[in-house]
Context: one part of a larger RNA
RNA sequence: UGACGGGGGCCCGCACAAGCGGCGGAGCGCGUGGCUUAAUUCGAUGCAAAGCGAAGAACCUUACCAGGGCUUGACAUGUUGGCAGUAGUCGCCCGAAAGGGUCGGCGACCCGUAGAGUCGGGUACCAGCACAGGUGCUGCAUGGCUGUCGUCAGCUCGUGCCGUGAGGUGUUGGGUUAAGUCCCGCAACGAGCGCAACCCCUGCCCUUUGUUGCCAGCGAGUUAUGUCGGGCACUCGAAGGGGACUGCCGGCGAGAAGCCGGAGGAAGGAGGGGAUGACGUCAAGUCCUCAUGGCCCUUACGUCCUGGGCUGCACACGCGCUACAAUGGCCGUUACAAUCCGCUGCAAACCUGCAAAGGUGAGCGAAUCGGAAAAAGGCGGUCUCAGUUCGGAUCGAGGUCUGCAACUCGACCUCGUGAAGUUGGAGUCGCUAGUAAUCGCAGAUCAGCAUGCUGCGGUGAUAUCAUCCCGGGCGU
Numbered sequence: 001u002g003a004c005g006g007g008g009g010c011c012c013g014c015a016c017a018a019g020c021g022g023c024g025g026a027g028c029g030c031g032u033g034g035c036u037u038a039a040u041u042c043g044a045u046g047c048a049a050a051g052c053g054a055a056g057a058a059c060c061u062u063a064c065c066a067g068g069g070c071u072u073g074a075c076a077u078g079u080u081g082g083c084a085g086u087a088g089u090c091g092c093c094c095g096a097a098a099g100g101g102u103c104g105g106c107g108a109c110c111c112g113u114a115g116a117g118u119c120g121g122g123u124a125c126c127a128g129c130a131c132a133g134g135u136g137c138u139g140c141a142u143g144g145c146u147g148u149c150g151u152c153a154g155c156u157c158g159u160g161c162c163g164u165g166a167g168g169u170g171u172u173g174g175g176u177u178a179a180g181u182c183c184c185g186c187a188a189c190g191a192g193c194g195c196a197a198c199c200c201c202u203g204c205c206c207u208u209u210g211u212u213g214c215c216a217g218c219g220a221g222u223u224a225u226g227u228c229g230g231g232c233a234c235u236c237g238a239a240g241g242g243g244a245c246u247g248c249c250g251g252c253g254a255g256a257a258g259c260c261g262g263a264g265g266a267a268g269g270a271g272g273g274g275a276u277g278a279c280g281u282c283a284a285g286u287c288c289u290c291a292u293g294g295c296c297c298u299u300a301c302g303u304c305c306u307g308g309g310c311u312g313c314a315c316a317c318g319c320g321c322u323a324c325a326a327u328g329g330c331c332g333u334u335a336c337a338a339u340c341c342g343c344u345g346c347a348a349a350c351c352u353g354c355a356a357a358g359g360u361g362a363g364c365g366a367a368u369c370g371g372a373a374a375a376a377g378g379c380g381g382u383c384u385c386a387g388u389u390c391g392g393a394u395c396g397a398g399g400u401c402u403g404c405a406a407c408u409c410g411a412c413c414u415c416g417u418g419a420a421g422u423u424g425g426a427g428u429c430g431c432u433a434g435u436a437a438u439c440g441c442a443g444a445u446c447a448g449c450a451u452g453c454u455g456c457g458g459u460g461a462u463a464u465c466a467u468c469c470c471g472g473g474c475g476u
Stems, first nucleotide, its partner, number of pairs: 007476001009474005019431005026322008034313002042053002064308007073131001077130006088106004092101003108123005133297002136295003142291002144286003147282001149280001154193006160169003173184003199274004204242007213232001218229003245268001248262005324424001328383007340371003345364002350359003390421001395416007437459007
């Protein structure tokens, strides 16, 4: 000087408490450990690994295993020699394919040049050389990127001053703040990286613009609908601007910073949310995104193919989904969204099928058409507390779709079967407002495959203290 203390002081944070909903018990899904295996590819391992890399493993992917092949190679550049029936292409034979055979048919291109396949050079091809190639090792050789403490309020510098020095001071102190935020004081005076602000979304208003919206006011038409004429007023879209600053009033405070209350206002005292992550820490993570030093392989640790595996199952853990029901299940009927996506795509309407879906195909490169039904909700009916009209695992049978191909190993539909489960021990997680909880919708990936992820809107609460537990800041 720091770090640490089951030392003390001050102060924060869903840290506790108060409360709401979960997890831990059940079935299933996904990930992981373990075991197994020819292989079950590799990495991630307290918080900060475990629905993580993977925003999509049937082949491919694929890095693993078995078998079958290739060797200048699946890919790049240079160079030497060859190159006419050569490259390529169609067919044939062996083969699971890759690959091999060389058998038959067709059969090149560019430049030089008057012209030419025949001459010269080049592309391509063949043989060779130099090399390619490696998801092989080392993240404890590295760059880059990322996680974490932590959106925490800190971390430093110049000059001066103090100290033999390490170093201190400034940055401590009194107040205040979300904040090293600001004020006051002070051997300090200033400054930088952080904080805040500048950026984006959202909440109110105005202006501009109107092939979206509107009987708002007029006309026409329809069983009906902005459907048509017409109009941009309203809604909305997009662009620009205004608006909030403790500005005003009262109180407290040190005539400070600021705090409390009030007025006005769509909104207050940072309005709500996002993006933004200081000096550093963990030899944290990644050589399998990429880049890269060193080491290693070179008829194989490279590369191609077929099949298998990554999906194996006595177990253990993590994250989820569905439930155990009446605030519910089932049936009928009836409303109200936002984000977003669509051309080898979204697909209306109609027909067939109980259905998944099939047939046909209008319209739409989309504020014009389509995905599209939102669901919870409302109204009516039924069930009456039961392992049930709860719950849907498991299994049997039949089908649909994608795809070369659903055996290992896809999703969905129909009929049948109906398991465990009656609220879950010790313990443990999330959440302070349009939040939790609950309800559905969309998108990326994607041929197909979502309980995951990323977004979107609908309904919409309970609760509040400063003692303790955990983490952090300041000074001692």